[in-house]
Molecule: RNase P RNA; transfer RNA
Organism: Chitinibacter tainanensis DSM 15459
RNA sequence: GAAGCGGGACAGAUCAUCGCUGCCGUGGCAACACGGGGGAGGAAAGUCCGGGCUCCAUAGAGCAGAAUGCCGGCUAACGGCCGGGCGGCGUGAGCCGACGGACAGUGCAACAGAGAGCUGAACCGCCGAUGGCCCCGCAAGGGGAUCAGGUAAGGGUGAAAAGGUGCGGUAAGAGCGCACCGCGGCGCUGGUAACAGUCGCUGGCAGGGUAAACCCCAUUCGGAGCAAGACCAAGCAGUAGGCGUUGAGGUUGCUCGCUGAGUCUACGGGUAGGUUGCUGGAGCGCGGUAGUAAUGCCGCGCCUAGAGGAAUGAUGAUCACGGGUGGCAACACCCGGACAGAACCCGGCUUAUCGGCCCGCUUCGCCC
RNA sequence: GUGCCCGUAGCUCAACUGGAUAGAGCAACGGCCUUCUAAGCCGUAGGUUACAGGUUCGAUUCCUGUCGGGUGCG
Numbered sequence: 001g002a003a004g005c006g007g008g009a010c011a012g013a014u015c016a017u018c019g020c021u022g023c024c025g026u027g028g029c030a031a032c033a034c035g036g037g038g039g040a041g042g043a044a045a046g047u048c049c050g051g052g053c054u055c056c057a058u059a060g061a062g063c064a065g066a067a068u069g070c071c072g073g074c075u076a077a078c079g080g081c082c083g084g085g086c087g088g089c090g091u092g093a094g095c096c097g098a099c100g101g102a103c104a105g106u107g108c109a110a111c112a113g114a115g116a117g118c119u120g121a122a123c124c125g126c127c128g129a130u131g132g133c134c135c136c137g138c139a140a141g142g143g144g145a146u147c148a149g150g151u152a153a154g155g156g157u158g159a160a161a162a163g164g165u166g167c168g169g170u171a172a173g174a175g176c177g178c179a180c181c182g183c184g185g186c187g188c189u190g191g192u193a194a195c196a197g198u199c200g201c202u203g204g205c206a207g208g209g210u211a212a213a214c215c216c217c218a219u220u221c222g223g224a225g226c227a228a229g230a231c232c233a234a235g236c237a238g239u240a241g242g243c244g245u246u247g248a249g250g251u252u253g254c255u256c257g258c259u260g261a262g263u264c265u266a267c268g269g270g271u272a273g274g275u276u277g278c279u280g281g282a283g284c285g286c287g288g289u290a291g292u293a294a295u296g297c298c299g300c301g302c303c304u305a306g307a308g309g310a311a312u313g314a315u316g317a318u319c320a321c322g323g324g325u326g327g328c329a330a331c332a333c334c335c336g337g338a339c340a341g342a343a344c345c346c347g348g349c350u351u352a353u354c355g356g357c358c359c360g361c362u363u364c365g366c367c368c
Numbered sequence: 369g370u371g372c373c374c375g376u377a378g379c380u381c382a383a384c385u386g387g388a389u390a391g392a393g394c395a396a397c398g399g400c401c402u403u404c405u406a407a408g409c410c411g412u413a414g415g416u417u418a419c420a421g422g423u424u425c426g427a428u429u430c431c432u433g434u435c436g437g438g439u440g441c442g
Base pairs, nucleotide, nucleotide: 001364002363003362004361005360006359007358008357010355012319013318014317015316016315017314018313020039021038023036024035025034026033027032041339045350046349048348049347050346051345052344053225054224055223056222060256061255062254063253065221066220067219068218069217070084071083072082073081074080085099086097087096088095089094100216101215105214106213107210108209123155124154125151126150127149130148131147133144134143135142136141163181164180165179166178167177168176182205183203184202185201186200187199188197189196190195229276230275231274232273238267239266240265241264242263243262249259250258251257283302284301285300286299287298288297289296290295321336322335323334324333325332326331369441370440371439372438373437374436375435378394379393380392381391387425396412397411398410399409400408418434419433420432421431422430
């Protein structure tokens, strides 16, 4: 210098004018006016997970169902995060992984192929030792074809056809035997564990794939949701039918348990208001400390939107930033600023996003 | 707030529990027929199966995440 990897922070600044919103103060009976100070995000989004909060048993039992799935840790909790193991990709920094079980059972595999899930399968090939056949030979024996048969080394099919290489062996072959490699089991060692090993012994070798097919195993999960829930005010008119203390309704699958008096449907009548929940919280910043880290603990400081058809905006100027054009340069002119808008609150994940900045690291090239 | 379903050719729909060239009707284009048009007959083209990834030998189908649309309940 080029290419790249990982992480972090930002998301223009100041001023002026005109507006919006709710809070405080003053004035006003009130509507409102004036002044002060506050007013979107890293994702406020999707609503995909998890929790707080509220009501129903302080959330109980069983079945069903759902989710998760290597190990350890963090946390309020998680399907999240951190660290590690194993596997895959990359020269590397690094990145990715739904990563339990296929001897519990059931299922599935088109086409091709001889054979596709059973303790195997002979299409071509190889052999034909043994038994039989033919020929030569008096006989011993020799030769031939391949009928039976043997053979998974070679070819061929396929995504997949029952370890690899070599030597021996054989009629030809074959873990049939042996050596090395691979694999399984047991032990030892290290590690909390997953797991690992130039370790020891042992077994000729387990037995295909698919569980993001049903399923099995382990763990976790009660339901509903701020339109939860609580309070106040205003107004009205009931009628009919069903089920109910032999238990309706509630507990959003079913049964039990708990609760305990109304409840459901149809028609009709009334209202369509206010307060609260509501934002001070697993909060933010800095420092210290334990820990590899996620994170915990301690100290100090700070207050940082709370609307309710729903505010948080627009315009102009100057400066800063990026790009383009002109110019030797100073500079001038033009253009650009994304994705997106809180609605009970948090922790995550995922997705969208103009730009530049900072930190750590890798590979290659050049110079010293 | 919450549950469910769908996305395939220009349009409307298929593809049966994963199996190979993803089919059908209408429309489009070309030819035949006709004086010409329509109808009829023959033929042709047209698909990232919404998008991205994964599981599998193999994905329209199974799984995950996005995007768009529809619908039920409160």